[in-house]
RNA backbone atom coordinates (compact mmCIF):
# COMPACT_ATOMS: atom_id res chain seq x y z
C1' N A 1 0.00 0.00 0.00
C1' N A 2 -3.91 -3.04 -1.93
C1' N A 3 -7.92 -6.36 -0.75
C1' N A 4 -11.44 -8.75 2.80
C1' N A 5 -14.83 -8.55 7.09
C1' N A 6 -17.42 -5.12 10.99
C1' N A 7 -18.33 -1.36 13.26
C1' N A 8 -19.24 4.48 12.37
C1' N A 9 -26.65 9.28 16.19
C1' N A 10 -23.58 6.00 22.87
C1' N A 11 -19.34 7.58 26.05
C1' N A 12 -15.20 9.77 27.73
C1' N A 13 -11.06 16.42 32.17
C1' N A 14 -12.10 22.97 35.92
C1' N A 15 -4.95 18.09 35.24
C1' N A 16 0.11 19.42 33.56
C1' N A 17 3.78 20.97 29.07
C1' N A 18 3.26 24.13 24.94
C1' N A 19 1.81 28.79 22.20
C1' N A 20 -1.22 29.49 17.04
C1' N A 21 -3.95 27.95 14.54
C1' N A 22 -7.38 23.87 13.97
C1' N A 23 -11.92 20.75 12.24
C1' N A 24 -8.48 14.36 6.37
C1' N A 25 -7.91 16.13 1.26
C1' N A 26 -11.24 19.69 -2.88
C1' N A 27 -15.11 23.43 -2.81
C1' N A 28 -19.79 25.53 0.17
C1' N A 29 -21.09 25.69 4.63
C1' N A 30 -21.03 25.58 10.01
C1' N A 31 -18.07 25.72 14.15
C1' N A 32 -13.72 25.62 17.91
C1' N A 33 -9.52 28.87 19.48
C1' N A 34 -4.55 33.29 23.28
C1' N A 35 -11.03 32.82 28.88
C1' N A 36 -5.30 29.48 24.76
C1' N A 37 -7.44 25.69 20.82
C1' N A 38 -4.30 21.35 17.30
C1' N A 39 -0.82 19.01 19.44
C1' N A 40 2.05 16.36 23.29
C1' N A 41 2.09 13.75 28.67
C1' N A 42 -1.24 12.17 32.64
C1' N A 43 -6.12 10.74 33.61
C1' N A 44 -10.57 8.97 31.70
C1' N A 45 -13.75 6.24 27.96
C1' N A 46 -14.93 1.81 25.43
C1' N A 47 -14.94 -3.37 24.44
C1' N A 48 -12.24 -4.72 18.28
C1' N A 49 -8.27 -8.56 19.50
C1' N A 50 -5.89 -11.24 22.76
C1' N A 51 -7.56 -13.85 27.76
C1' N A 52 -11.39 -15.74 30.87
C1' N A 53 -16.67 -18.77 32.09
C1' N A 54 -21.51 -20.88 29.41
C1' N A 55 -24.37 -22.38 25.65
C1' N A 56 -24.69 -24.49 20.38
C1' N A 57 -22.24 -27.20 16.97
C1' N A 58 -18.40 -29.97 13.96
C1' N A 59 -14.11 -33.17 13.67
C1' N A 60 -9.44 -37.42 13.56
C1' N A 61 -13.22 -35.80 20.56
C1' N A 62 -8.41 -36.03 27.89
C1' N A 63 -8.33 -32.58 22.82
C1' N A 64 -9.27 -28.61 18.61
C1' N A 65 -12.00 -25.07 15.77
C1' N A 66 -16.55 -22.39 14.40
C1' N A 67 -20.67 -19.05 15.86
C1' N A 68 -23.76 -16.80 19.84
C1' N A 69 -24.19 -14.80 24.29
C1' N A 70 -21.79 -12.87 29.16
C1' N A 71 -18.41 -10.30 32.78
C1' N A 72 -14.10 -8.32 34.10
C1' N A 73 -9.74 -4.30 31.83
C1' N A 74 -3.79 -6.34 34.27
C1' N A 75 -1.97 -7.06 28.11
C1' N A 76 -2.70 -5.58 21.93
C1' N A 77 -4.69 -1.32 19.81
C1' N A 78 -8.08 2.54 19.27
C1' N A 79 -10.93 7.12 20.77
C1' N A 80 -11.14 11.72 24.46
C1' N A 81 -16.28 19.33 20.69
C1' N A 82 -19.99 19.17 17.47
C1' N A 83 -23.23 12.02 13.50
C1' N A 84 -17.03 10.61 10.41
C1' N A 85 -19.60 18.27 12.63
C1' N A 86 -23.21 19.06 7.59
C1' N A 87 -23.40 18.70 2.03
C1' N A 88 -21.11 17.01 -2.61
C1' N A 89 -22.67 11.32 -6.50
C1' N A 90 -27.41 7.80 -7.40
C1' N A 91 -32.59 6.82 -6.21
C1' N A 92 -37.49 7.11 -3.85
C1' N A 93 -40.93 10.91 -1.27
C1' N A 94 -43.00 15.57 -0.29
C1' N A 95 -41.96 20.49 -1.58
C1' N A 96 -41.02 24.24 -5.69
C1' N A 97 -41.66 26.22 -10.47
C1' N A 98 -36.76 28.83 -15.67
C1' N A 99 -33.19 28.42 -11.47
C1' N A 100 -35.41 25.74 -4.54
C1' N A 101 -35.43 23.48 -0.27
C1' N A 102 -36.56 18.92 3.39
C1' N A 103 -36.60 13.58 4.62
C1' N A 104 -35.22 8.74 3.91
C1' N A 105 -31.86 4.64 1.39
C1' N A 106 -27.94 3.36 -1.06
C1' N A 107 -23.06 4.60 -2.95
C1' N A 108 -18.14 6.87 -2.85
C1' N A 109 -14.54 8.79 0.33
C1' N A 110 -12.26 8.97 5.33
C1' N A 111 -11.50 6.32 10.46
C1' N A 112 -10.97 2.19 13.57
C1' N A 113 -10.21 -3.30 14.44
C1' N A 114 -8.89 -7.83 12.76
C1' N A 115 -6.96 -10.65 8.86
C1' N A 116 -4.36 -11.99 3.89
C1' N A 117 -1.16 -10.35 0.27
RNA sequence: CUCUUAUCCAGAGUGGCGGAGGGACUAGGCCCUUAGAUGCCCGGCAACCAACGAAUUGAACAUCGAUUCGGAAAGGUGCUAAUUCCUACAGAUCUAACGUGAUCUGAAAGAUAAGAG